The part of an RNA shown here (small-subunit ribosomal RNA, 3' minor domain) has 145 nucleotides and comes from Solimonas marina.
Context: one part of a larger RNA
């Protein structure tokens, strides 16, 4: 500072966090299929082969090779989880002061306020039903001088 008061609420500008949101992108993960080094385990008509058997021929065992069975990285396709971003769009905070009107505080100029339905540029308004946390006025009860 004390009605020349106090205040709401739409709007406008500026800033900050925030919800939705077609999408996009990183991240982990489910399930499905492909594909599968290198190592191991299994198998083996090829191939090679000092030691062991065999006078030998040739065996046995063993190397490579193929076969296969686990599997790492890896691709495909779909699904869930967290994150990033994200046109547009909602509501919110803060602001010295803007626009609009004036809804609450006195009986606040239509008494408030609650529930709930409808309407409205905005505080809001109108229905209904509720409360007194309503002033005035008149009465009753009761307490105190």
């Nucleotide at each position: 500072c004390a009605c020349c008061g106090c205040c709401c609420g739409u709007c406008a500008c500026a800033c900050c966090a925030u919800g939705g949101a077609a999408g996009u992108c990183u991240g982990u993960u489910g399930c499905a299929c492909c594909a599968g080094a290198a190592g191991u385990g299994g198998g083996u008509a090829g191939u090679c082969u000092a030691a062991c058997c065999g006078u030998a021929a040739g065996g046995a065992g063993g190397g490579c090779g193929c076969c296969u069975a686990c599997c790492a990285c890896g691709g495909u396709g779909u699904g869930g989880c967290c994150g990033a971003u994200g046109a547009c769009u909602g509501g919110g905070g803060u602001g010295a002061a803007g626009u609009c009107g004036u809804a609450a505080c006195a009986a606040g100029g239509u008494a408030g306020c609650c529930g709930u339905a409808g309407g409205g540029g905005a505080a809001c308004c109108u229905g209904c039903g509720g409360c007194u946390g309503g002033a005035u006025c008149a009465c009753c009860u009761c307490c105190u001088u």

Record summary:
Its mean pLDDT, the model's own confidence on a scale to 100, is 81. The organism belongs to Solimonas, within Bacteria.